RNA sequence: GCGACUGUAGUAUAUCGGUAGUACAUCAGCUUCCCAAGCUGAGGAGGCGGGUCCGACUCCCGUCAGUCGCU
Numbered sequence: 001g002c003g004a005c006u007g008u009a010g011u012a013u014a015u016c017g018g019u020a021g022u023a024c025a026u027c028a029g030c031u032u033c034c035c036a037a038g039c040u041g042a043g044g045a046g047g048c049g050g051g052u053c054c055g056a057c058u059c060c061c062g063u064c065a066g067u068c069g070c071u
Stems, first nucleotide, its partner, number of pairs: 001070007010024004018054001026042005047063005
C1' cells in the first nucleotide's frame, strides 16, 4: 500500500428495515441483628458523518478504530 472481517449500556452478547432485548455490574426498596445470598423495581447503548426510504443499528458511500491475510 491492497483486501477481508468486526464495532450495540461499565462488561459480555442478541435482534437485522417498523418501540433495541438479555445476563452480570450500578442504584433504590424488601428481607436480615449486620453482611452475603435471595426477591422487586429503576437508570443506562447502535464508532462517526452523509445518502436511500414513509421509516435505518440493519441497505449504500465515506471516514475512524481494532483484528487477520497479502505485498